[in-house]
Molecule: transfer RNA
Organism: Polyangiaceae bacterium
RNA sequence: GCGGGAAUAACUCAGUGGUAGAGUGCCACCUUGCCAAGGUGGACGUCGAGGGUUCGAAUCCCUUUUCCCGCU
Numbered sequence: 001g002c003g004g005g006a007a008u009a010a011c012u013c014a015g016u017g018g019u020a021g022a023g024u025g026c027c028a029c030c031u032u033g034c035c036a037a038g039g040u041g042g043a044c045g046u047c048g049a050g051g052g053u054u055c056g057a058a059u060c061c062c063u064u065u066u067c068c069c070g071c072u
Base pairs, nucleotide, nucleotide: 001071002070003069004068005067006066007065010024011023012022013021018055026042027041028040029039030038048064049063050062051061052060
């Protein structure tokens, strides 16, 4: 230099055009003599960044940043 992949909640990951979700974790409460386990509720997201297409974009297109793999 060329090609491919990844980036979404604190963490691990789903979500392939129509109101962004799960598990774990965190907070409060219930339960318990205490701890652990369990139950109920709650908070937490510029979907890496900038543009474009569309009535509507995490999702499609272009550019770009970081990381991983391959080729040279």